[in-house]
Large-subunit ribosomal RNA, domain III from Microcystis sp. M051S1, 386 nucleotides, folded computationally. RNAcentral holds the full RNA, with entries from ENA.
Context: one part of a larger RNA
RNA sequence: GAGUAGCGAUAAAGCGGGUGAAAAGCCCGCUCGCCGUAAGCCCAAGGUUUCCUGCACAACGUUCAUCGGUGCAGGGUGAGUCGGCCCCUAAGGUGAGGGCGAAAGCCGUAGCUGAUGGGAAUCAGGUCAAUAUUCCUGAACCUUUGCUUGAUGCGAUGGGGGGACGGAGAAGGUUAUGCAAGCCGGGUGUUGGAUGUCCCGGUUCAAGCGUGUAGGCGUGCUGCCCAGGCAAAUCCAGGCGGCUUAGCUGAGGCGUGAUAACGAGUGCUCUUCGGAGCGCGAAGUUGCAGAUACCCUGCUUCCAGGAAAAGCCUCUAAGCUUCAGUCAAGUGAGGACCGUACCGUAAACGGACACACGUGGGCGAGAUGAAUAUUCUCAGGCGCUU
Numbered sequence: 001g002a003g004u005a006g007c008g009a010u011a012a013a014g015c016g017g018g019u020g021a022a023a024a025g026c027c028c029g030c031u032c033g034c035c036g037u038a039a040g041c042c043c044a045a046g047g048u049u050u051c052c053u054g055c056a057c058a059a060c061g062u063u064c065a066u067c068g069g070u071g072c073a074g075g076g077u078g079a080g081u082c083g084g085c086c087c088c089u090a091a092g093g094u095g096a097g098g099g100c101g102a103a104a105g106c107c108g109u110a111g112c113u114g115a116u117g118g119g120a121a122u123c124a125g126g127u128c129a130a131u132a133u134u135c136c137u138g139a140a141c142c143u144u145u146g147c148u149u150g151a152u153g154c155g156a157u158g159g160g161g162g163g164a165c166g167g168a169g170a171a172g173g174u175u176a177u178g179c180a181a182g183c184c185g186g187g188u189g190u191u192g193g194a195u196g197u198c199c200c201g202g203u204u205c206a207a208g209c210g211u212g213u214a215g216g217c218g219u220g221c222u223g224c225c226c227a228g229g230c231a232a233a234u235c236c237a238g239g240c241g242g243c244u245u246a247g248c249u250g251a252g253g254c255g256u257g258a259u260a261a262c263g264a265g266u267g268c269u270c271u272u273c274g275g276a277g278c279g280c281g282a283a284g285u286u287g288c289a290g291a292u293a294c295c296c297u298g299c300u301u302c303c304a305g306g307a308a309a310a311g312c313c314u315c316u317a318a319g320c321u322u323c324a325g326u327c328a329a330g331u332g333a334g335g336a337c338c339g340u341a342c343c344g345u346a347a348a349c350g351g352a353c354a355c356a357c358g359u360g361g362g363c364g365a366g367a368u369g370a371a372u373a374u375u376c377u378c379a380g381g382c383g384c385u386u
Stems, first nucleotide, its partner, number of pairs: 013031006032383004040363004046343002050341001051075006060068002080141002082339003086119003092113003098107003122139005142335011153320002158315004166302004172295003177289005182203006188196001204261001208256004215249003220243006228236002262284001265280006303306001349358002365377003
């Protein structure tokens, strides 16, 4: 230079009370403002204790600070069903044998590995300062295995089925959700007028089990034959007959779950005024609108013809055949280990910063409207640390 530039989005503050040495910034209350396909909520990645509580204010915080993602201490993450691990495979990797190379090594079959894919099963309510599909209450389900009873052709690394899949388009049926009416509880002042066609609030309920609907597929049973499925087959495929309209799939609804829970509100007690505990508890229906969600891996159509393997079902081979094994029912036992706090369009991730930048997926209410546009608002969250 200079007490100058600056103090990081112009979404915005004001007042009262509290605490305190001290309050524009902390806490509580009232009012005001901002976002509201987000500046709300839930996951993934990444971070790794930042979460909650108590104490503290040197430093960190672009100011102050009694406050904090700061310092110190203590506490906090509970799973058969969520995800991983596990079983299975894709690209890729590796690679017994094998091929090649002077060597190092390169390639590569089977196999192994490898999710971003396939594979069993849980919901509702309650609860903590901090976790919850994990704890508690209630109601479920799956799988492995022991035993008992009854029945019985069982058996795979092999065969077959299935799993199993593209793009575009269209229609129907539903639900989530919303709105209105009804119902329930409460209110009714100011006023020119308003007991009414008025105002405010509530009207919620899962998985599972039973039923098997709108719809979709077009078979199903049986007799005979059989050069196919590397062997076999009663399985699958094929051929010729007969009898049938079965059978499979499928949202939602309804019933049950639920004489429960929740529920506007209300009573009592305690209180460190933050709140805590114990009770009581109304109505809880109908109509309309309505999805990009579900039926739908469906249907129609097109050419560029759109993973694999296991679990699962079935068939036999070797073999076993009073056994073992398999099936059904009942009953008992087991279901380990790892993740789970918190942030997550951000002050906690990547950007040297509490940085106007970047960051995958899902939900995303009302009025207006074609709409996730726009503007104003719910729930919820903020006023961006001079």
Model confidence (mean pLDDT): 85 of 100. NCBI's taxonomy places the organism under Bacteria, Bacillati, Cyanobacteriota, Cyanophyceae, Microcystis.